[in-house]
C1' cells in the first nucleotide's frame, strides 16, 4: 500500500529539551496550640404575624491560622556530558547520616514575643502597611551532666602518611517539650481528685547497629594527526580561610614548575551500564519498554530552609515568551497523568479506582496517592483458536487451454450425512480479601481485674475491573480470506493484449509483432489475519583476517643507507616472582539467557530452583619458560696480524684518435643531403687532399649475463688522499647484536641561481619536403642545454617491477677472485656472479641455497574502477614544483595469467591464369539486353560487393500480369460438407444494352446416371447439374529476420571431427605437432599416444588404344550383276544381289600399377630421367562439395506457421502499362578494316529437331515468301547450301568497294488484333567509328583465339542472349620479390559484432558534483576593556535591625581586535554523464615514427 473474524500477553512521540488552553498529580496532624462559624433541625419568649430574640443540636465540625512532620521520595525526559559521568574493583586513620532498631542517662527553673483575631488605611488586582489583645511540642534565658566536644599530663594496645582505640587524673565548655489514656499501691486532698502511680506517642544528651549519601584511587569508555605542542591556579609548598569532610575548592606568599606521540590540547558525534539484535564463535552493531546509576525542570545565575536540596508543581535576580490590567502594576513555566496545536513517514483515552500492592501524615480511625491497579483506542509485537468435517464422477454448469481428440480448475461444487470452537441469545457464576473493627481466652506490663502489648478463637465490613473469568443451555454451516509471487538467483506457466511504446526491474537484465519477465486473464507454487514494500542492524563477508589475508606479473616492499625511541633477541648457573601457572575466599544487584520444576485448558507470558554470569579484587603455592638481577661462557657481534682483487670515491697533472674552425699549399665544378628532392655550402675557388696552429668534449680496440659500490652510479694514463669488501691464522673483548616509526646523509635525467666555457650533439625556433592538413616522422641551420665552480631541487619503468636480518631444505654446469693439496691435469675449501634443475610452491606464468620453498624478527604498504600521484588545509621551494592527502558524484566493472579463434602495413613454408611471361579484350563509337536514376495513372514484383546488373525471364502486341484506369460480380473464376427448393426446371438457339464482362427477356426444343423395376420415368426417390442460404473459397497481401525445401559462396580449399589414454585447477592440450613427401591430414619416419568418422583418393559417365558380340536405315574391301558414257581390253558412273573385312553402331571385356631399368633419397614414401606403349606417373573431361560461414537469396517455383482483407487486399473484362528517356553502370554484338572487304568458283562436319510436325524435287517471285505435294513418329525421309579454308578475279589506304547505325518507300509473314510494341526482304539513305585515358577481364593445349551449325522456349518474335556441336588452331611461363585469395607453423594483441575491430583528445550542446572568488549573512569558542542585577562574603555605622553605607565576585548587556565553522556569491577551474555532433587519428600489430 490492499486486506481484516476472536482471545490472551506485552508495546505505544524515534521528530520540535517546541509552545502550551482545562482538569487532576503532595498532603497530613485538633492526640502541638489558640481561636472558631453557617446553612438546617429544634425548644422558650416577644410579635404589627412579615418576623424578631435567646437556649440546645449541628460542632469543638468546616475554612483560615501558628507549629510539626513531609514535600530532598514517588513520576518525567535525555538537552547538555568524552568527564571518576558510567562501569567494575578497592581507599576513606579525610567524612555525614532526620524517620527505623538496640542500649544508657534525662525529660528541671524561668521569660518574652508573634500570627490568627478587632479596629484603621492604600491598591483595579496580586497584595501591603499600621495601633491593639493571645497560645503552644514557635522563640530565648538560668541550672545539672554520662563514655559528648576542647586543651594538658601519665600508661598500654594497634598501625597503611601518623594517626586510632582503650584505661585514668583534675580543668574548661554544652541538653531538653510536652501531648494524651488509665488507676488509686504509695504521698497529699479525700464518695473522688491531684502536683501521686503507671501505659503510650514525643523531647534531649550519649553509644552501637542497619540502610543511605559525600569524596578519593587502579583499570576500562567513540571517532580525526588535514587538531603537534598545552598550560599561570598552571604545578608544588608554607600559613589561613572554607567544607559534614581531603584538596588550589578559595586567598596571600614562595618556587618554576605541570602535562603530551602508551596522542597532551583542540575539533566532532554522544547520556553510561545490567542489557538487546545477529553471529559457530571471536566479534560487529545498539542502549525502546524493565532495573542501576547520571544529568536536567522555559534560559542564565544565586543563595536560603533542611539530615539531605543549590530544589519538576519553593525563593531572589535577569533575559525571552505568553497572558491579565483601571497603563500606575501584577501573573505564569505538562522533558508528572490526560489532553491540544505545531513539526513529522509516525505513535493512544481529558476514563474507573485507591479494592489490591507500594508511599507520606497521623496514636489510630482516617486522609492524600495520574505511584499504581485496572479499563479503552492501534493486527504495533509475540503466542493461540476458527472460518467447518466426512462422503460425493453425471468428473455438472461455467471459465481456461487445445494437436479438436481432448485437458484443467476438480471432490473441488451441488446433493447426502455429521459437528459446535469462536462471535450472538438465554441463565448460572468464582479467585483476586490480607487488613480493620466489635467480642473474647491466655501470657507480658503494673499495686492492679484497669490500659497498653503479644498469640489464638468468634462476629461484622471492604470489589475499580465486573456480572469480568468460567460453566451450562438455545439455535445455527449459518456471521469470519486475503496478499505478495511465478525468467535465472527462488517453489511455482499457459493464453490474450501491447510492439524500445506503455511499462518491469533486488542483481543479471526483459520490451523493437509469435514477451513464461510489461498489463489482464486463467492455472500453480508461498504465507496466511495477515501479505507486500520501505528503512535500518547483524550475517554470508577469511570483504580489515586475534581466533583468519595478502604485497615479482591482480590493490600492495619505502629511490638507498645510517640510526634515537620501540619492538625481537645466544649459552651455562644462582637468586627474585611482575607476567603466567593451581587454589581458596569476596564480589560479580535483580531482572534478563540456559537448564529443571511449577501455574494460567495450551502457548506466549508468569513463578520457584539451580547453573552462568568467560570479569575485578585479595590470599596461599609453584618456577619450566618470558622478565628483572647476579656471576660466568664463546659459537653471534667486534678487534688483531698477514695476505687478496677491483671502471669504489676526491683531487691534481698528462696523452693520443676524431671532430669543428684558422692560416697556408695543390686542385677544379661541383658538394651535401634523400624513398626522392629542396633548402643549405661553392668559381669570392667549396668538397677532397696535404702541413701547421687553436679549441672543447668524449675516451676506440681490451670489453666479459666480467667487475666494485647502500643505490643513483662508476671505464684512456699517473701520482696522492680515503672507504669498503673478501681469505687466511684464532690472539683479544666477551652479546657489545638484529630490526627501525620520526629523524639524518646521499641520491639519474631535466630544472633553477651567479660566474665560467661552448667543439659536438642539440628542446624552442628558422627553412626545406612530405602531406588533404603536417605546429610530426625525414633534409639544411641553430638558442637554452649538455661541460666546470659553488648552491638549489628530491623526483624516475629510481625495476630483480621481488624490504632488511637469521636459519633449515637435492644436485648439475660455467665464470670473477682468495686458500690449501697436487709436477702438470685437477681435486677440496670460502666469498661473488649466471644458467639448467629436485622437493615444495604459485591463480598461472614461474621461482627453486643468490626462493617467490619451510621457520622466527622487525620496518613499509594494501582493501573494487573512475573522480585523484586531485581539490583544500599544512610543511618544504627563488621559482618549477615535492611531500602528506579527501570527499561530493559516478559506473558494474576495472584487472592478472593463462586458452581458442581472429587479426597485423609480423615472421617462415607452401599453393592457384594471383603476379610475371604471352594470346585477345572490356574501358572511346553505334545498336542490342540488363540495371540504376528519372518520369508516368502504372512504368507490377524481387536480385544489389566479389557471391545483383543478356540475374528470376528457356522468349511481356491481347494471353502472360502480379501493374493502372475504368466497367462488372460477392458461396464467388476453383474445391467441398449441410439444409431446403426446383420439370417445361437446367441448358440451346434468338433478341436487346454494352468496348466486353455482364445484365436482361425469353418462343420453339429441352437433360444425365442408378433404384423403383417384371416392361415404361420429365414427374416417385437418390445422385450429378442448378437456385436460394449456411459451413467456407480465395489472395503473387506483410514477414526469408518465424520457417521446409532449394540454391549461391569461401571451396574441389585439404580441411574438420571423434572414442579410449595422457598431461592440465581450468578453458584446454595432444592425436592433427616435427622432418622428408604429394595435387591431396597423400604417403613414409618420428613421437604419449592408440585407433576410428567426414572430408582427398577410387568406385560412376564420357573422350582416347585394342578385343570379342552385332550387321539395319550403316559399310562396300573381295565376288557376281544390271543400266549410261567414253574408242575395245578396261575405266568410269548409277543400282542390285552377296557380304561383315574396313569404318561406324552400341554393349561386354582388356589395358597403366612407379609394374621395368639407372641415378638420388633413411634400405622408406617418394623423386629425375629412360625402355616399352595408342596412352605415364591424376592420361583429357564431367558428375561428385567434409565441419562449417555470410539471420547470404528465395513466404513471386512449390510447401508452411503468425498476421492481415472478406460486396475486397477476392474474381472477371476492357484499354494502357512493364517497351517511358536528360543521364550513369554492367554484359554483349557489329565495326573501325588489306592475315580485310566484294564478286565466281570449290572442298570438308558433328550435335540435334520433326506429326496442329519437319517438310524434298518442281514452278512462281530480285528477295522475303509463295505453290506444290513427294518422303518421314526418322543411322532410311525432311531441317540441310556448313563457314573460315583453297581457288581466280577485283578494290590499294581512302570514312574508303571500310563500317553499318538512322530514316525515307515498297513488300512478305505469324496472329482475332503487328498504333503504342513483331520479325523478315527489296530498293534507296550511309551516322558515329582509323584500334579507344585512368582503370580493368578471360585463357597454360585440342586450351586461347577464330569460322559457321543446331536445340529449348515459341502462333510469331526483340536470340547480338543462354544451351550444346564440329572445323581452324597458336603463344607464353625466367620465377615466387611483388598485387589478390587460401592452407600450414609461429609471434604479438588492450581485438571475440573478432581491423568494415577497438579507440583518444580537443571542440559544440544539455544535465549532475565539486574547487577558487571581490564580498555578503548567520552560528561557536576564546581574548581585552566597560557595566554591574540578585546573592554569598568581608569592612564601617548607629536609631541593634527583616537597618544603612561601602567594597571584592559575578549573570546578562555592550565595545574592539582577531579566530573558527557553516551557508551564499557576478564571475572563473575541473570532473562525471548523456541517442546516432565535429575536427583529426594517439594507443593496441613492428598500430604503419616500436
Nucleotide at each position: 500500500g490492499c486486506u481484516g473474524g476472536c482471545g490472551g500477553c506485552g508495546u505505544g512521540c524515534c521528530u520540535a529539551a517546541c509552545a502550551c488552553a482545562u482538569g487532576c498529580a503532595a498532603g497530613u496532624c485538633g492526640a502541638a496550640c489558640g481561636a472558631g462559624a453557617a446553612a438546617u433541625c429544634u425548644c422558650g419568649c416577644c410579635u404589627u404575624c412579615g418576623g424578631g430574640u435567646g437556649g440546645g443540636a449541628g460542632a469543638g465540625u468546616a475554612a483560615a491560622g501558628u507549629g510539626g512532620c513531609g514535600a530532598a521520595c514517588g513520576g518525567g525526559u535525555g538537552a547538555g556530558u568524552a568527564a571518576c559521568g558510567c562501569g567494575u574493583g578497592g581507599g576513606u586513620a579525610a567524612c555525614c547520616u532526620g524517620c527505623c532498631c538496640c542500649u544508657g542517662a534525662a525529660u528541671u527553673c524561668g521569660g518574652g514575643a508573634u500570627a490568627a483575631c478587632u479596629c484603621c488605611g492604600c491598591g483595579a488586582a496580586a497584595g501591603c502597611g499600621g495601633c491593639g489583645c493571645u497560645a503552644a511540642u514557635a522563640c530565648c534565658g538560668g541550672a545539672u551532666a554520662u563514655u559528648g566536644u576542647c586543651a594538658c599530663g601519665a600508661g598500654g594496645a594497634c598501625u597503611g602518611u601518623g594517626g586510632u582505640c582503650c584505661u585514668u587524673g583534675g580543668g574548661a565548655u554544652g541538653a531538653a517539650a510536652g501531648g494524651u489514656g488509665a488507676c488509686c499501691u504509695c504521698u497529699c486532698c479525700a464518695u473522688g481528685g491531684a502536683a501521686g502511680u503507671u501505659g503510650c506517642c514525643g523531647u534531649u544528651c550519649g553509644g552501637g547497629g542497619a540502610g543511605g549519601g559525600g569524596c578519593u584511587c587502579g583499570c576500562g569508555u567513540a571517532c580525526c594527526a588535514u587538531u603537534a605542542g598545552c598550560u599561570u591556579g598552571u604545578u608544588g609548598g608554607u600559613g589561613g580561610g572554607g567544607u559534614a569532610a581531603u584538596g588550589g575548592c578559595c586567598c596571600a606568599c614562595c618556587a618554576a614548575g605541570g602535562c603530551g606521540a602508551c596522542g597532551a590540547u583542540g575539533g566532532u558525534u554522544a547520556g553510561c551500564u545490567g542489557g538487546u539484535c545477529u553471529g559457530a564463535g571471536a566479534g560487529g552493531a545498539u542502549g525502546a519498554u524493565c532495573a542501576g546509576c547520571c544529568a536536567c525542570a522555559c534560559u542564565g545565575g544565586c543563595a536560603c530552609u533542611g539530615a539531605a536540596a543549590c530544589a519538576c508543581g519553593g525563593g531572589c535576580c535577569a533575559g525571552a515568551c505568553u497572558c491579565c490590567u483601571a497603563u500606575g502594576g501584577g501573573a505564569g513555566g505538562c522533558a508528572g497523568c490526560a489532553g491540544u496545536g505545531a513539526g513529522g513517514a509516525a505513535u493512544u483515552u481529558u476514563g474507573c479506582g485507591c479494592a489490591a500492592u507500594g508511599g507520606g501524615g497521623g496514636a489510630a480511625a482516617c486522609c492524600c496517592u495520574g505511584a499504581c491497579g485496572c479499563a479503552g483506542c492501534a493486527a504495533c509485537g509475540c503466542c493461540g483458536c476458527g472460518u467447518g468435517a466426512g462422503u460425493g464422477a453425471a468428473g455438472a454448469a461455467g471459465g481456461c487451454c487445445u494437436u479438436u481428440g481432448g485437458g484443467u480448475c476438480g471432490u473441488a461444487a451441488a446433493g447426502c450425512u455429521c459437528u459446535g470452537u469462536c462471535a450472538a441469545g438465554u441463565g448460572g457464576g468464582a479467585a483476586a480479601a490480607a487488613c480493620g473493627u466489635c467480642c473474647u481466652u491466655u501470657c507480658g506490663u503494673u499495686a492492679a481485674u484497669a490500659g497498653c502489648g503479644a498469640a489464638g478463637g468468634g462476629g461484622c465490613c471492604u470489589g475499580a475491573u465486573g456480572g469480568u473469568a468460567c460453566c451450562a443451555c438455545u439455535g445455527a454451516a449459518g456471521g469470519a480470506a486475503g496478499c505478495a509471487c511465478c525468467g535465472g538467483c527462488u517453489a511455482a506457466c499457459u493464453c490474450c493484449g501491447u510492439g524500445c511504446c506503455a511499462g518491469c526491474a533486488g542483481c543479471c537484465g526483459c520490451g523493437g509483432u509469435a514477451a513464461u519477465a510489461c498489463g489482464g486473464a486463467g492455472g500453480u507454487g508461498g504465507c496466511g489475519a495477515g501479505c507486500g514494500u520501505u528503512a535500518c542492524u547483524c550475517g554470508g563477508u577469511u570483504u580489515g583476517a586475534c581466533u583468519g589475508g595478502g604485497u615479482g606479473u591482480a590493490a600492495a616492499g619505502g629511490g638507498u643507507u645510517c640510526g634515537c625511541a620501540g619492538g625481537c633477541g645466544g649459552c651455562c648457573a644462582g637468586a627474585u616472582a611482575a607476567g603466567u601457572g593451581a587454589a581458596a575466599g569476596g564480589u560479580g544487584a535483580a531482572a534478563u539467557c540456559c537448564u529443571u520444576c511449577g501455574g494460567c485448558u495450551u502457548a506466549a507470558c508468569c513463578g520457584a530452583a539451580g547453573a552462568a554470569c568467560u570479569g575485578c579484587c585479595u590470599u596461599u603455592c609453584a618456577a619450566a619458560c618470558u622478565a628483572u638481577u647476579u656471576g660466568g661462557c664463546u659459537u653471534g657481534a667486534g678487534g688483531a696480524u698477514g695476505g687478496g682483487a677491483g671502471a669504489a670515491g676526491a683531487g691534481a697533472g698528462c696523452g693520443g684518435a676524431a671532430c669543428u674552425g684558422u692560416c697556408a699549399g695543390u686542385g677544379u665544378a661541383a658538394g651535401g643531403g634523400u624513398g626522392a628532392a629542396a633548402u643549405c655550402u661553392g668559381u669570392g675557388g667549396a668538397u677532397a687532399u696535404u702541413g701547421a696552429c687553436a679549441g672543447g668534449a668524449a675516451c676506440g680496440c681490451c670489453u666479459g649475463u666480467g667487475g666494485u659500490g647502500u643505490a643513483g652510479a662508476c671505464g684512456g694514463c699517473u701520482c696522492u688522499c680515503u672507504a669498503g669488501u673478501c681469505c687466511a691464522u684464532a690472539c683479544c673483548u666477551g652479546a657489545c647484536g638484529c630490526u627501525c616509526a620520526u629523524g639524518a646523509a646521499c641520491g639519474a635525467a631535466a630544472g633553477c641561481u651567479a660566474g665560467g666555457g661552448g667543439a659536438g650533439c642539440g628542446a624552442a625556433c628558422a627553412g626545406g619536403a612530405u602531406u588533404a592538413g603536417a605546429u610530426a616522422c625525414c633534409c639544411u641551420g641553430g638558442u637554452a642545454g649538455u661541460c666546470c665552480u659553488a648552491g638549489c631541487c628530491g623526483u624516475a619503468a629510481a625495476c630483480g617491477g621481488u624490504g632488511a636480518g637469521c636459519a633449515c631444505u637435492a644436485g648439475g654446469u660455467g665464470u670473477c677472485u682468495g686458500c690449501u693439496c697436487g709436477u702438470u691435469a685437477g681435486a677440496g675449501u670460502g666469498g661473488g656472479u649466471g644458467c639448467c634443475g629436485u622437493a615444495g610452491u604459485u591463480a598461472a606464468c614461474g621461482c627453486g641455497u643468490u626462493a617467490a620453498g619451510u621457520g622466527c624478527u622487525c620496518c613499509a604498504c594494501c582493501u573494487g574502477g573512475g573522480g585523484a600521484c586531485u581539490a583544500c588545509g599544512g610543511c618544504c621551494g627563488c621559482a618549477a614544483g615535492g611531500c602528506u592527502a579527501a570527499a561530493a558524484c559516478u559506473c558494474a566493472a576495472a584487472g592478472g595469467a593463462a586458452u581458442u579463434g581472429a587479426c597485423g602495413g609480423g615472421g617462415g613454408c607452401c599453393c592457384g591464369c594471383a603476379c610475371a611471361a604471352g594470346c585477345g579484350g572490356u574501358g572511346g563509337a553505334a545498336c542490342a539486353c540488363g540495371u540504376g536514376g528519372u518520369u508516368u495513372a502504372a512504368u507490377u514484383c524481387g536480385a544489389u560487393g566479389c557471391u545483383a546488373c543478356g540475374c528470376g525471364a528457356g522468349g511481356a502486341a491481347c494471353c502472360u500480369u502480379a501493374c493502372c484506369a475504368g466497367g462488372g460480380c460477392u458461396u464467388g473464376a476453383c474445391a467441398u460438407g449441410c439444409u431446403a427448393g426446383a420439370a417445361g426446371u437446367a441448358g440451346u438457339a434468338u433478341c436487346c444494352c454494352g468496348a466486353a464482362a455482364g445484365g436482361g427477356a425469353g418462343u420453339c426444343c429441352g437433360a444425365c446416371c442408378g433404384g423403383u423395376a417384371u416392361c415404361c420415368a420429365a414427374u416417385c426417390c437418390g445422385g450429378a447439374a442448378c437456385u436460394a442460404g449456411u459451413g467456407c473459397a480465395g489472395g503473387u497481401g506483410c514477414u526469408g529476420c518465424a520457417u521446409g525445401g532449394u540454391u549461391g559462396u569461401c571451396g574441389u580449399c585439404a580441411g574438420c571431427u571423434c572414442g579410449u589414454g595422457c598431461c592440465g585447477u581450468g578453458a584446454g592440450g595432444u592425436g592433427u605437432u616435427c622432418c622428408c613427401u604429394u595435387a591431396a591430414g597423400u604417403g613414409g619416419g618420428a613421437g604419449a599416444a592408440c585407433g576410428a568418422g567426414c572430408g582427398c583418393a577410387a568406385c560412376c559417365c564420357u573422350c582416347g588404344c585394342c578385343u570379342u558380340u552385332u550387321g539395319u536405315u550403316g559399310c562396300c574391301a573381295c565376288u557376281c550383276u544390271u543400266g549410261g558414257u567414253c574408242u575395245u581390253u578396261g575405266a568410269u558412273c548409277a543400282g542390285g544381289a552377296a557380304g561383315c573385312a574396313c569404318u561406324c553402331u552400341a554393349a561386354a571385356g582388356g589395358g597403366a600399377c612407379u609394374g621395368c631399368c639407372c641415378g638420388c633419397g633413411u634400405u622408406a614414401a617418394g623423386u629425375g630421367g629412360g625402355a616399352g606403349g595408342a596412352a605415364g606417373g591424376u592420361g583429357g573431361g564431367g558428375a561428385c562439395g567434409a565441419c562449417g560461414u555470410c539471420a547470404a537469396a528465395u513466404c513471386a517455383g512449390c510447401a508452411u506457421g503468425g498476421c492481415c482483407c472478406u460486396u475486397a487486399u477476392g474474381u472477371c473484362c476492357u484499354g494502357g502499362g512493364c517497351u517511358a528517356c536528360a543521364c550513369a553502370c554492367g554484359u554483349g554484338u557489329u565495326a573501325c578494316a588489306a592475315u580485310g572487304c566484294c564478286u565466281g568458283g570449290u572442298a570438308c562436319a558433328g550435335u540435334g529437331g520433326g506429326a496442329g510436325g519437319c517438310g524434298a524435287a518442281g514452278c512462281c517471285g530480285u528477295g522475303a515468301g509463295g505453290u506444290g505435294a513427294a518422303g518421314c513418329a526418322a543411322a532410311u525421309c525432311c531441317u540441310a547450301u556448313a563457314a573460315a579454308g583453297c581457288u581466280a578475279g577485283g578494290c590499294u589506304c581512302a570514312g574508303u568497294u571500310c563500317g553499318g547505325a538512322u530514316u525515307g518507300a515498297a513488300g512478305g509473314c505469324u496472329g482475332c488484333a503487328a498504333c503504342u510494341c513483331g520479325c523478315c526482304u527489296u530498293c534507296a539513305u550511309g551516322a558515329a567509328g582509323u584500334u579507344g585515358g585512368a582503370a580493368u577481364c578471360g585463357c597454360u593445349a585440342g586450351u586461347a583465339a577464330u569460322g559457321g551449325c543446331g536445340u529449348a522456349u515459341c502462333a510469331g518474335c526483340u536470340a547480338c542472349g543462354a544451351c550444346g556441336c564440329c572445323g581452324u588452331g597458336a603463344a607464353u611461363a625466367c620465377g615466387u620479390u611483388c598485387c589478390c585469395g587460401g592452407g600450414c607453423c609461429u609471434u604479438g594483441u588492450a581485438c571475440a559484432c573478432a581491423c568494415c575491430g577497438c579507440c583518444c583528445g580537443u571542440c559544440a550542446a544539455g544535465c549532475g558534483c565539486u574547487g577558487a572568488a571581490a564580498g555578503u549573512g548567520g552560528g561557536g569558542a576564546g581574548c581585552a576593556c566597560c557595566c554591574g542585577a540578585a546573592g554569598c562574603c568581608c569592612u564601617a555605622u548607629u536609631u541593634u535591625a527583616u537597618a544603612u553605607a561601602g567594597g571584592u565576585c559575578c549573570a546578562c548587556g555592550g565595545u574592539g581586535a582577531g579566530u573558527u565553522u557553516c551557508g551564499u556569491g557576478a564571475u572563473u577551474g575541473g570532473c562525471g554523464c548523456u541517442a546516432a555532433g565535429u575536427c583529426g587519428u594517439a594507443a593496441c600489430a613492428a598500430g604503419g615514427u616500436a